[in-house]
């Protein structure tokens, strides 16, 4: 210098004016307004995929059925997450990519093409040992020898299809041929030596001569798990509907009389001794046209109850919190010490003009801002993103 891997970062600054939601603290004429301060969208707030915290509901214990995860070991509150390893693949590398436990338990599937897709098949193709037919020689005959033919029959070794066709060279054997038989290479089960916590390596015996491939197919193993979610749930609590009492009195008291009683006291008051004397109120609906009085009902109205709509408070911002430093770890991560306080609305604030300054673009006049935006919360993961910065590594070529 070109051209790759790889982590982590940052997502315009600064002011001035107006505006808008929350907290605090003053002030006033307390329902509010109004002054100062102070905080005031993200790396993803997004998808709502998982995993948790918190909350009601449910629950003796075990177990099944559905789901879900799935090489090993570690972090964690936990998790399909993250760190490390191991394996299997990809790339000269750095590095990426993989749901990666079992298919020699059992069942089940394989388009098309092709004879045959799974203890297979026989399309071409191979074969005269062996029946079979024909011929030829010997022979009296039984028959015997030769040649020959691919019907019957063996064959699976070459061609060919396919992703994929029941290990591979070499050989021995055979009519022709085959793990049929042998050696050596792979590859498989199974012992056990070593390394490693492990996942596995790796090394040596031995065995049948090959067992294919697909569990993101039923299955098996093995580990996880109750539901519903903050519109979860708590507290107050108008109105209306609902109880329950009151809803009035000839009511209290004196004072006389009557009855009963031994008495203390009850209980009663027209006619037959009560409206006779204070107090106190009401004079308010229906049964019931007017009046008085009783009697019943129970209106409007008070009062007070229980569940609760509208609505208000609250869950609701101090929290597996944020930076900074040290230490332990290969990292994830974790420990400890200092320091911060850093939305909390409820139809939903977080915002607009303006200058100047940095970007990008210019046809030098000017023109442009990525993806997006809380809604309990917290940790992942997935996606979406304009420009830019900062490490560390790999391959090449050049100089020294």
């Nucleotide at each position: 210098c070109a051209a790759g891997c790889u982590g982590g970062c940052c997502g315009g600054g600064u002011g001035a004016u107006c505006g808008c939601g929350g907290c605090g603290c003053c002030a006033c004429g307390u329902g509010g307004u109004g002054a100062c301060g102070c905080c005031g969208a993200g790396g993803a707030a997004a998808g709502u995929c998982c995993g948790c915290a918190c909350u009601c509901c449910a629950c003796a214990g075990a177990g099944c059925a559905a789901g879900g995860u799935g090489c090993c070991g570690g972090c964690u509150a936990a998790c399909g997450g993250c760190c490390g390893g191991g394996c299997g693949g990809g790339g000269c590398g750095a590095c990426c990519c993989g749901a990666u436990g079992g298919c020699a338990a059992g069942u089940g599937c394989a388009a098309c093409a092709g004879a045959g897709a799974g203890g297979a098949g026989a399309u071409u193709g191979c074969c005269g040992g062996c029946a079979g037919c024909g011929g030829c020689c010997g022979g009296a005959a039984a028959c015997g020898g030769c040649c020959g033919u691919g019907u019957g029959g063996g064959c699976g070794a070459g061609g060919g299809u396919g992703a994929a066709a029941c290990g591979g060279u070499g050989g021995u054997g055979u009519a022709a041929g085959a793990g049929a038989c042998c050696a050596c290479c792979g590859g498989c089960g199974g012992c056990g030596g070593c390394a490693g916590u492990a996942a596995u390596g790796u090394c040596g015996c031995u065995g049948g001569c090959c067992a294919g491939g697909c569990a993101a197919a039923c299955c098996c193993c093995a580990c996880c798990a109750g539901g519903a979610g903050c519109a979860a749930g708590g507290c107050c609590a108008a109105g209306c509907a609902g109880g329950a009492c009151g809803g009035a009195a000839g009511g209290c008291a004196g004072c006389g009389g009557c009855a009963g009683g031994c008495a203390a006291c009850u209980g009663c008051c027209g006619g037959c001794a009560g409206u006779c004397u204070g107090c106190g109120g009401a004079g308010c609906g229906g049964c019931u046209c007017g009046u008085u009085c009783c009697g019943c009902c129970a209106g409007a109205c008070g009062u007070c109850c229980g569940g609760g709509u509208a609505g208000g408070c609250u869950g609701c911002a101090c929290g597996a919190g944020g930076g900074c430093g040290c230490c332990a770890g290969c990292a994830a991560u974790g420990g400890c010490g200092c320091u911060c306080c850093c939305a909390g609305a409820g139809a939903g604030a977080u915002g607009a003009u303006c200058a100047c300054c940095g970007c990008c673009c210019u046809u030098c006049g000017g023109g442009g801002a990525a993806c997006a935006g809380a809604a309990u919360g917290c940790g992942g993961c997935u996606u979406a993103c304009a420009g830019g910065c900062c490490g560390g590594c790999u391959u090449g070529g050049u100089a020294u």